RNA sequence: ACUACGAACACGCUUAAUCUUUUAAGAGCGGGGGAACCAAUUUUGUGGCAUUUGCCACUUGGGGUUAAUCGUUCUAGAAACAAGCAGAGGCAGAACAUACGGCCUCUCUUCUCUAGAAUGUAGGGUACUCUCUAACCCGAAUCCGACAGCUAACCUCGUAAGCGGUAAGGGAGGCGAA
Numbered sequence: 001a002c003u004a005c006g007a008a009c010a011c012g013c014u015u016a017a018u019c020u021u022u023u024a025a026g027a028g029c030g031g032g033g034g035a036a037c038c039a040a041u042u043u044u045g046u047g048g049c050a051u052u053u054g055c056c057a058c059u060u061g062g063g064g065u066u067a068a069u070c071g072u073u074c075u076a077g078a079a080a081c082a083a084g085c086a087g088a089g090g091c092a093g094a095a096c097a098u099a100c101g102g103c104c105u106c107u108c109u110u111c112u113c114u115a116g117a118a119u120g121u122a123g124g125g126u127a128c129u130c131u132c133u134a135a136c137c138c139g140a141a142u143c144c145g146a147c148a149g150c151u152a153a154c155c156u157c158g159u160a161a162g163c164g165g166u167a168a169g170g171g172a173g174g175c176g177a178a
């Protein structure tokens, strides 16, 4: 000097996810439902119980939280018989053959859906704040259960979890110390 690991800090980051406290709850922050006006005028799924309105379960329709939406390609699977100057086989017609046309079956391809992978992307994050440039990342997950537009009053819910170790430069603004 470099690399790796560990620790510390009245340290910092993502996020609504912090503070107070008499321990029961408050304050702050965040989400959902919910009139008029406006907007919209649109189809509505499956199974079981009940048999009359309904009740229970599911997720394909739809919707919510979130930055986390929307594509392309490949692979595998499913559904369907919609399409094809595709391939194979068969059948009927005409006196025979070739060719063409018709019908049926199978395979294949296209279209539709699901899962995985790769690659992009709307959008989001990074040590005072904003902005520009650069670099590095994220671009998931989950909930409701056929159902919710906006929405004053009103009603209601959450306040989990996870991570990092010198945190670039310019401009403007601010804070603190001497």
Stems, first nucleotide, its partner, number of pairs: 009165001011164004018027003028159006038149001045058005061147001062144004070120009082110003086107006123138004128173006